Overview:
Predicted 3D model of a 549-nucleotide part of an RNA (large-subunit ribosomal RNA, domain I) from a metagenome. RNAcentral holds the full RNA, with entries from SILVA. Its mean pLDDT, the model's own confidence on a scale to 100, is 83.
[in-house]
Context: one part of a larger RNA
C1' cells in the first nucleotide's frame, strides 16, 4: 500500500411530506386617474431593524348590522392596556383622515427639494416680517370682456367664467407604419406575412351590419360565428406553395336615424316695391306597392330610448345543522375485536397511528341595518294608417374615364369588383349600379350621410370547484421577507436557501475546556429526534481485525 470483514467520520442522494406553483371549467368583475391614479419616498407602534397596515386624526378614527370571549398583525419575551352578556379584537358596508413625490398642473428641478404670487382668517398698539387655509399648469369646446398690423372687419392677439381633456392598465380589438431570418434543397418574382415589432385611439368587448348584395329563368332577404363545402373552384419562377364563395346545417336574431321636396318662425342681404336669394331653429320624411303633395282616417301595434313606481332576486358579513360506547395492544386509538346510532350529511380538512356518529365542516334550510347590480309589471313618452298621381324630392368635384399603387384566394392576368394618388369629369328615377373583359336582352340593387343589442375574442382581477398535473435540481425565477441578493456605467442579466417533536417538554443541576464542545443528570415513544435537528444511499476519509506483496 491492495483486497477482505467489522466499526465510525463526512456527505447529501433516495423514500415520505406540502404551506407553494401549473392547466382548465363554472360563475363574477372587466378599468382606475385633476374629488390627483398606477407606482413610489418618508414617516407612524411602550419596543433596534424588516415585513404587513395606516398617514401628522399615522397597525389606525366615526356610523350602521353581523359576532360573542377572549384580545393588543407577521412574532416570542416584557411592560402597560382593553374586554368578559354587550361599543373587546375580530368581519361586512358606509364615511372621515389621507405628509412628500408621481400625469403632476403656481414657477423652478439632478423624483420624493427649492422659491414664489394674490385672497381669505390669525396675529401686531400699528406695520413689515411671520402663521393657517384657498387658488393660480397648459390644451380644446362654448359664453362674455377687451382689442392690432392696414382702410375696413370686433378678424389675429389677451383674458375671465364654466365643461373637458392629460397619465396607467394583462390579454383580447381597430387603425397607421411595417421587417428579417427561413422555405424555394442556391437565388431575384414569390415564401415567412401584413407576421414580429413600433405607433395612435377604444371597449367590456371591439370591429362589422339593414343590399347600387347574393344569385340564375327558381328565389332569397342586415352583419358577425360555426360545421360543411373543400385542401374542390381557382392562383402559382403554373415552382415552393397561396386558396376562397355561392349553397346546405346550426349559434343568435332587431331593426333604426337623417339629406331633400313641402310647411312655418326667425335673422340678414339684393330690390322703390311686390317679392327672390341665404343661414339657422322647429315641424315634415326615409325607399319601390317610396317620399312631398292632394283626399281620408288617428287605432291596432312596437319600443332597444328617456322619466316615474317597483314586486322581487343576486352580491358584500353570517346563523343554524344528526348520530358512539366498552374493551386489547401502544407513548398516543381515528386500528383489532364487541355491541350501537345517525344519513335530504359515507365531500373534504384536521385531532398524539387510519374517525359518518371527537372537531372545523359537508346535505337540506336560513339571514341585510347599509352599499352595489338585475328587475317582472304598471303608468307616463315615443312609434305607427289608407287611395290618387299632374308636379316636386331621393346625398357632385361624387360616380366613371386616362396613368400610377394597394386591396380582393386572384402574383396584369381575359381581370371584373373594392381603396388611394394624379389628371379629367358625368346622369337626374325615362336616371344610375352590378350580374368576373366587353355588347345586347333580361334579372336584381338604389352609391357618393349615419345609428344598431345579442350570438364572437381574451383574462390583469374576484369566488367557487376540477386534476392518469409537480411534489423543492421538480412545479412560477421567486412553497423562506424574490425580481431580492449579486452582476452590470446602462439597457438588462439574475440566484442559493423547505421538513427537530404529537407538545419545547427546546436539556435545571453537575463534571472538563478560555471558549467551541463534550460527559453524566433530566424531558421525550424515541435524543442512533439535541436546534449544523426526518430519512440518511455513494464517492471520499479513519479506525480495528485478517490477510497478501
Nucleotide at each position: 500500500a491492495g483486497c477482505a470483514u467489522a466499526g465510525g467520520g463526512a456527505g447529501a442522494a433516495u423514500g415520505c411530506c406540502u404551506u407553494g406553483g401549473c392547466a382548465c371549467c363554472a360563475a363574477g368583475a372587466g378599468c382606475c386617474g385633476a374629488u390627483g391614479a398606477a407606482g413610489g419616498a418618508c414617516g407612524u407602534g411602550a419596543u433596534a431593524a424588516g415585513c404587513u397596515g395606516c398617514g401628522a386624526a399615522a397597525a389606525g378614527c366615526u356610523g350602521u348590522g353581523g359576532g360573542g370571549a377572549g384580545a393588543a398583525g407577521c412574532a416570542a419575551a416584557u411592560a402597560u392596556u382593553c374586554a368578559u352578556u354587550a361599543u373587546a379584537u375580530c368581519c361586512a358596508c358606509a364615511g372621515a383622515u389621507a405628509u412628500c413625490c408621481g400625469a403632476a398642473u403656481g414657477a423652478g428641478g439632478g423624483a420624493a427639494c427649492u422659491c414664489a404670487a394674490a385672497c381669505u382668517g390669525g396675529g401686531u398698539a400699528a406695520a413689515a416680517g411671520c402663521c393657517a387655509g384657498u387658488u393660480u399648469a397648459u390644451c380644446c369646446a362654448u359664453a362674455c370682456a377687451u382689442a392690432a398690423g392696414u382702410a375696413a372687419a370686433g378678424u389675429a392677439g389677451u383674458g375671465u367664467a364654466u365643461g373637458g381633456a392629460g397619465g396607467g392598465g394583462a390579454a383580447c380589438g381597430u387603425a397607421g407604419g411595417g421587417a428579417a431570418c427561413u422555405g424555394a434543397a442556391a437565388c431575384a418574382u414569390c415564401u415567412a406575412a401584413g407576421u414580429a415589432c413600433c405607433u395612435a385611439c377604444a371597449g367590456g368587448a371591439a370591429a362589422a351590419g339593414a343590399a347600387a348584395g347574393a344569385a340564375a329563368a327558381a328565389u332569397c332577404g342586415a352583419u358577425u360565428c360555426u360545421g360543411u363545402g373543400a385542401g374542390u373552384a381557382g392562383u402559382g419562377g403554373c415552382g415552393a406553395g397561396c386558396g376562397a364563395a355561392a349553397g346546405c346545417g346550426g349559434a343568435a336574431g332587431a331593426g333604426c336615424c337623417u339629406a331633400a321636396a313641402c310647411c312655418a318662425u326667425u335673422a340678414g342681404a339684393a330690390g322703390u316695391a311686390a317679392u327672390u336669394c341665404u343661414g339657422a331653429u322647429g315641424g315634415g320624411g326615409u325607399u319601390a306597392u317610396g317620399g312631398a303633395c292632394u283626399a281620408c282616417a288617428u287605432a291596432a301595434u312596437u319600443g332597444a330610448u328617456u322619466c316615474a313606481u317597483a314586486a322581487g332576486a343576486u352580491u358584500u358579513a353570517g346563523c343554524a345543522g344528526a348520530a358512539c360506547u366498552g374493551u386489547u395492544u401502544g407513548g398516543g386509538a381515528a386500528a383489532g375485536c364487541a355491541g350501537a346510532c345517525c344519513a335530504a350529511a359515507g365531500a373534504u380538512a384536521g385531532u398524539g397511528a387510519a374517525a359518518g356518529u371527537c372537531u372545523a365542516g359537508u346535505a337540506a334550510g336560513u339571514g341585510a341595518a347599509a352599499a352595489a347590480u338585475c328587475g317582472a309589471a304598471u303608468g307616463a313618452c315615443a312609434u305607427g294608417g289608407u287611395a290618387g298621381u299632374a308636379u316636386c324630392c331621393g346625398g357632385a368635384g361624387u360616380a366613371g374615364u386616362g396613368c400610377g399603387a394597394g386591396a380582393c384566394a386572384c402574383g396584369g392576368g381575359a381581370a371584373a369588383u373594392c381603396u388611394c394618388g394624379u389628371a379629367u369629369g358625368a346622369a337626374a328615377a325615362a336616371g344610375u349600379g352590378g350580374g368576373g373583359a366587353c355588347c345586347a336582352c333580361c334579372c336584381c340593387a338604389u352609391a357618393a350621410g349615419g345609428c344598431u343589442a345579442a350570438a364572437u375574442a381574451c383574462u390583469a382581477c374576484u369566488u367557487g370547484g376540477u386534476g392518469a398535473c409537480c411534489g423543492a435540481u421538480a412545479g412560477u425565477g421567486a412553497a423562506g421577507c424574490a425580481g431580492u441578493a449579486c452582476c452590470g456605467u446602462g439597457a438588462g442579466g439574475g440566484a442559493a436557501a423547505g421538513g427537530u417533536g404529537a407538545a419545547a417538554a427546546g436539556a435545571a443541576c453537575c463534571c472538563c475546556g478560555g471558549g467551541a464542545g463534550g460527559g453524566g443528570a433530566g424531558u421525550g415513544a424515541a435524543a442512533g429526534a439535541g436546534a449544523a435537528c426526518c430519512u440518511g444511499a455513494a464517492a471520499c476519509c479513519c479506525u480495528a481485525u485478517g490477510u497478501u506483496u